Predicted 3D model of a 72-nucleotide RNA (transfer RNA) from a Candidatus Micrarchaeota archaeon.
Its Rfam family is "tRNA". It is annotated as a transfer RNA. Rfam links the family to the GO term triplet codon-amino acid adaptor activity.
Lineage of the source: Archaea > Nanobdellati > Microcaldota.
The sequence was found in a public genome assembly.
Model confidence (mean pLDDT): 83 of 100.
């Protein structure tokens, strides 16, 4: 320097152009004499950044930026 992948909630990860969601952890309540463990509830997200397409984009287009590979 070039291909290719990848960037969405604290971490891990989904979501086929049509409400952004799961497990985990966090919180709260309820059971216990506490704890662990369950059960119901709940908070938390400019879906890297900027831009274009479109009636609508996390999604598709381009530029940046980072991160993993692989080749030189």
């Nucleotide at each position: 320097g070039g291909g290719c992948u990848c960037u969405u909630a604290g971490c891990g990860c989904a979501a086929u152009g049509g409400u952004a969601g799961c497990g985990c952890g966090c919180c709260u309540g309820c059971a216990u004499g506490g704890c662990a463990u369950g059960c119901a509830g709940g908070a938390g997200g400019u879906u890297g950044c900027g831009g274009g397409u479109u009636c609508a984009a996390a999604u598709c287009c381009c530029g940046c930026a980072g991160a993993g590979u692989c080749c030189a």